The part of an RNA shown here (large-subunit ribosomal RNA, domain VI) has 266 nucleotides and comes from an uncultured Clostridia bacterium. It matches the Rfam family "Bacterial large subunit ribosomal RNA".
Context: one part of a larger RNA
RNA sequence: CGUUGGAUAUUUGAGAAGGGCUGACCUUAGUACGAGAGGACCGGGUCGGACGCACCUCCGGUGCACCGGUUGUUCCGCCAGGAGCACAGCCGGGUAGCUGUGUGCGGUUAUGAUAAACGCUGAAGGCAUCUAAGCGUGAAACAUGCUUCAAGAUUAGAUAUCCCACUGUUUCAAACAGGUAAGGUCACUUGCAGACUACGAGUUUGAUAGGUCGGAGGUGUAAGUACAGUAAUGUAUUCAGCUGACCGAUACUAAUAGACCGAGGG
Numbered sequence: 001c002g003u004u005g006g007a008u009a010u011u012u013g014a015g016a017a018g019g020g021c022u023g024a025c026c027u028u029a030g031u032a033c034g035a036g037a038g039g040a041c042c043g044g045g046u047c048g049g050a051c052g053c054a055c056c057u058c059c060g061g062u063g064c065a066c067c068g069g070u071u072g073u074u075c076c077g078c079c080a081g082g083a084g085c086a087c088a089g090c091c092g093g094g095u096a097g098c099u100g101u102g103u104g105c106g107g108u109u110a111u112g113a114u115a116a117a118c119g120c121u122g123a124a125g126g127c128a129u130c131u132a133a134g135c136g137u138g139a140a141a142c143a144u145g146c147u148u149c150a151a152g153a154u155u156a157g158a159u160a161u162c163c164c165a166c167u168g169u170u171u172c173a174a175a176c177a178g179g180u181a182a183g184g185u186c187a188c189u190u191g192c193a194g195a196c197u198a199c200g201a202g203u204u205u206g207a208u209a210g211g212u213c214g215g216a217g218g219u220g221u222a223a224g225u226a227c228a229g230u231a232a233u234g235u236a237u238u239c240a241g242c243u244g245a246c247c248g249a250u251a252c253u254a255a256u257a258g259a260c261c262g263a264g265g266g
Stems, first nucleotide, its partner, number of pairs: 001152001005163007015149004021049007033038001051106005059100004066093005071086006110144003117137004164265001166178004183261004187203005208254003211250005217243003224237005
């Protein structure tokens, strides 16, 4: 821009893409078959491999604004306690998130029309013949079925709901211009959404983000003081103190004020 008024939702599915893998074992059954050796079809069940999708409860990884230990040095006047730098100084753990080696699930079944092949009936050609007329069976392939996208499918679909037929110019029209309606955009707070955009949640009639409070989880028993010890240190207060993203609550802070776009329909 189009979809023949303007919108908001919910959809149909023309079409497109994805997926379609496979093994071993048990049983049927040591049966059918076979002199024996050997050894099934058909059917039922169990467990896998690789691949794919999703997720983070478990097992792990990472986790540079979490916690602790520790070395050297500088500084905070000194002690104590801390801060900076040294690859995040080094080391031990680790929430959320993201992840796989972790967890869950998938291929199936089924239908239709068929290929090779196997048949029925059956002539040409008194027989025979699956074929010439006619009728069947039949594959991981084909068309469906499963998952995803999808009306720019210009053949532009459908359903529901909302807004209403304004004003001016005028060559009187399916014209131009203007202010609006439903609705939308800008702006702002933002997200597990994201390169930007887009998408989602909100903007005081408010829990959108931050803060605060409570909790979970993490770390591992803070500082100060007292006591014991010459001291290093230990014990008690103390499963303490601190704590990013997690779960809630709470208007304390910030989402102010506002601007713009947007129909007039045969």